[in-house]
Formats: sequence, structure tokens, C1' cells
RNA sequence: GUAAACCGGGUGACCGCUCGCCUUAGGCGGGAGGAAAGUCCGAGCUCCGCCGGGUAGGAUGCUGGGUAACGCCCAGAAGGGGUGACCCUACGGAAAGUGCCACAGAAACAUACCGCCCGAUUUUCGGGUAAGGGUGAAAUGGUGAGGUAAGAGCUCACCAGCGGCUGGGUGACCAGUCGGCUGGGCAAACCCCAUCCGGAGCAAGACCGAAUAGAGGGACAUAAGGACGCCUGGCCUGUCCCCGGGUUGGUCGCUUGACCCUAAUGGUAACAUUAGGGCUAGAUAGAUGGUCACCACUCCGACUAAUCGGAGUACAGAACUCGGCUUACAGGUUUACUUGA
Repeated sequence: GUAAACCGGGUGACCGCUCGCCUUAGGCGGGAGGAAAGUCCGAGCUCCGCCGGGUAGGAUGCUGGGUAACGCCCAGAAGGGGUGACCCUACGGAAAGUGCCACAGAAACAUACCGCCCGAUUUUCGGGUAAGGGUGAAAUGGUGAGGUAAGAGCUCACCAGCGGCUGGGUGACCAGUCGGCUGGGCAAACCCCAUCCGGAGCAAGACCGAAUAGAGGGACAUAAGGACGCCUGGCCUGUCCCCGGGUUGGUCGCUUGACCCUAAUGGUAACAUUAGGGCUAGAUAGAUGGUCACCACUCCGACUAAUCGGAGUACAGAACUCGGCUUACAGGUUUACUUGA
């Protein structure tokens, strides 16, 4: 240097807060993270009658595997960067169609300005050419040789691209061989293709208690509503809109989980299976703290050291839960690999 993992304060005493249990003036046990952040994805859970069809919209985009699922993870392929260990990729299709490539330049879905060659009525015109020059990010595949009036895949050799065949691989692709000679880029442009997608969310929702004001207004049965933008089929039902009033109380949801640790087996791995062990916040204006002493790490000073004194110790606080991604982070520890001396 590269990749991965871990810690990120500790110990004791005293006092305080909160939850659970008990033998209840007390005793015992627990009490904020690796990101709790962002709210960017995916779910569990809750409620909204249901089952379709069409269309719109959105997301993903190489192959295979993992997972409850994912836009995540693992392993590969292709392209690119690096001496290397390794890293990056918005990674299907340009031959379905449309569109864009400014300026410069003769010309950017096609072309001949200069140049070169030939001819003639020779300071001009006609024909051929795309090797050389200029412009540009990009100009009739590239380099070299032969050939030609001068040139050109015109021919040949080696490459690139495209296509066929054979072999390897689950596959993306790779290797070999043959062939004609062949004009680009952009789809993080519209679009096409494949796959997937109900909505709203714990302030969801359920229960208890308490209180109040509705002689309120309007539309509609060929209508309206019924998981969502539109259309539509079945099925079900009295629906929808406006004005006004009361309840701002309590309990549950609320923490046993797709959970954590260890070992064995299988697998390159992600991970899976089996066995054993563990229970690790549950607040509600919102607890998880304060003081003292010592230790640890970093810096400064005292003549060096010992020792002493002083200062400092990152990012940052759960609110239903979990799997990820992204972002922030003083200092420190460990392992493996690469390179140089």
C1' cells in the first nucleotide's frame, strides 16, 4: 500500500431515575449504537369486501447461486484502471422506428476543399481518385508490402469488427478454424424487449371509560360506493358531499424474534441443516444519570529518564420490529496479501 475484522473507555464507592420479579419501610436482576442517523429499498404486522380483464405509471436490467424478500449479498463473465495485492461499471437491444452529434470542416445517415493522375481548344475545362494534407471527439476498418496512369481490400500477410462451423462451460462467454471485405457514437435520448409491483401506515389498529347538538343542508336507483390513476365484467350494499358540536383520559399493541452465541456437517463463498446454551431497554413530554478516586490512551511543561503537574479523549441517544444500502467518526488493536529498500 490493498482487503477484512474488532474496540472506541474501564474498575470501585455513594446518591438518583426507570422496568420486571419477590418473602414488599426492603431485596434481587435488567437498562441507548456501529451506526440508534438518512427515511433510500425490501419485508413481518395492522386496517381497507372480494375475484378478474385491459390500459396507464413505476422499478430493475450480463450469468449462476443465496435469501422471507430486495434495487441487497456471494461467486463468475465482459470492458476499463493499477507494477501489484486489488478496485470500478446506469452491464439487455442502435438490423422495429423516431431523434441528436454544437462549432470547425467540402462533407457528420454521407461527401471531395487542397492535393495526385490522364486528356484537351491549356493561367481554364472535362474525367479518374480517396493513398497524402487540412478541420474535428469522430471522416469510405488499421499497419505493412505488392500492384496501378495515379490510387483503393484491387491482391497478400498480421490484427479489429461481422457471420458460419467445431470443441469447452449449467450459463454469461471462451478457444480454434473458415469466409466475404466491412462507415460511427449516444437509449444516465424518446423508444423496444424481459421480469416484478394493491393502498395507507404503530400518530396502523383493538378495547375500556367519559362527554356531547345535530327537529342541519344538498345530490343520486339508467345513480353512488365497495384495496389504486382510468376503463370494464362478476358479486355485495343505501351511498357520496357540505356546515356544526363532543371526547385531547386509560389499557393493549410493546418486545421470544425470518433472534443471539458455540460446535459439527455440507458448500469456493454468500449461506443451509443439526445439536447444545442464552433472554440481553420498553420509556410516554418521554428513564438508561450525577459526584469522587484510581487506571488506560494522546499532547504539553518541569535538566534526560523515573516521577510529578496540567489539558484532552471521536461520530453521536432507542420510541412496533427485522434484512440491507448510504452518510459521519479523535484514537487504537489484529490477520492475510502486494510492492520497495